[in-house]
RNA sequence: ACAUCAUCCAGAGCGGCUGAGGGACGGGCCCUGCGACGCCGCGGCAACCAGUGGAGCGACACCAGGUGCCAAUGCCCGAUCGAUGAGGA
Numbered sequence: 001a002c003a004u005c006a007u008c009c010a011g012a013g014c015g016g017c018u019g020a021g022g023g024a025c026g027g028g029c030c031c032u033g034c035g036a037c038g039c040c041g042c043g044g045c046a047a048c049c050a051g052u053g054g055a056g057c058g059a060c061a062c063c064a065g066g067u068g069c070c071a072a073u074g075c076c077c078g079a080u081c082g083a084u085g086a087g088g089a
């Protein structure tokens, strides 16, 4: 990078460094020198996978090891769109 399946109106921020862009894309509308985006530290949310219980499967419950996430419904509309997880060739 490819195809498949599931989810995407709930939830969760402080500090340090840096310094002008960012919210994927088009249009809109927003955030941003009262410091965005990014990186680091700590904290937190959630529960896809793993683990445990459930006689096997499953509903379900617990847990928090691997991911993920912590402005706005994936910010809104659009599209043969995107993101994340899981297993696959």
Base pairs, nucleotide, nucleotide: 002088004086005085006084007083008082013042014041015040016039017038021031022030023029025078026077027076028075043070044069045068048066049065051062052061053060074081